[in-house]
RNA sequence: GGCACGAUAGCUCAGUGGUAGAGUAGGGGACUCAUAAGCCCUUGGUCGCGGGUUCAAAUCCCGCUCGUGCUA
Numbered sequence: 001g002g003c004a005c006g007a008u009a010g011c012u013c014a015g016u017g018g019u020a021g022a023g024u025a026g027g028g029g030a031c032u033c034a035u036a037a038g039c040c041c042u043u044g045g046u047c048g049c050g051g052g053u054u055c056a057a058a059u060c061c062c063g064c065u066c067g068u069g070c071u072a
Stems, first nucleotide, its partner, number of pairs: 001071007010024004018055001026042004048064005
């Protein structure tokens, strides 16, 4: 240099055109003599960046950045 995959909540990851989610972490509650576990509620997102298509884009197309792997 070429090719492939990836980038979504603090972290690990779902989400293949129509309201952005789970687990965990954080906060609160209840329970308990107390703590832990388990239970209930809850905060948290410019969906890597910039364009295009579309009534509508995390999702499709193009470019760029970063990461991983393969290859010369």
Description
A computed fold for a 72-nucleotide RNA from Rubritalea squalenifaciens DSM 18772, annotated as transfer RNA. Taxonomically the source falls in Rubritalea squalenifaciens (Bacteria, Pseudomonadati, Rubritaleaceae, Rubritalea). The coordinates come from a structure-prediction model, not an experiment, and the mean pLDDT is 84. Rfam family: tRNA. Gene Ontology term of the family: triplet codon-amino acid adaptor activity. It is annotated as a transfer RNA.